[in-house]
C1' cells in the first nucleotide's frame, strides 16, 4: 500500500427496515433493610453516539474523506 471488522456511559456491550425519550449489565452516589456488616430492594448522576462533510422533514443507522486499532493479503 489494498481488502475486511470494530470505536455508542467509568468498563464490557445492545440498538432491528432512518423515526417516538439512546438502552442493559456492572461499577459510582443517595436511601431502605441490619445492633453492625454482607447481600438484597428503591432511586438518582453520568453520552458532543471516534472527527469533519453530505444526503433527508428527520442520521446511532445512508454517503464521503480523514483519525486510531484488530485481522488479512502484498
Nucleotide at each position: 500500500g489494498c481488502g475486511c471488522g470494530g470505536a455508542u456511559a467509568g468498563c464490557u456491550c445492545a440498538g432491528c427496515u432512518g423515526g417516538u425519550u439512546a438502552g442493559a449489565g456492572u461499577g459510582c452516589c443517595g436511601u431502605c433493610u441490619u445492633g453492625a456488616c454482607a447481600u438484597g430492594g428503591c432511586g438518582g448522576a453520568g453520552g458532543u453516539c471516534g472527527u469533519g462533510g453530505g444526503u433527508u422533514c428527520g442520521a446511532g443507522c445512508c454517503c464521503c474523506a480523514c483519525u486510531c486499532u484488530g485481522c488479512g493479503c502484498a
Source information:
Model confidence (mean pLDDT): 80 of 100. Transfer RNA from Succiniclasticum ruminis DSM 9236, 74 nucleotides, folded computationally. Its Rfam family is "tRNA". The family's RNA type in Rfam is transfer RNA.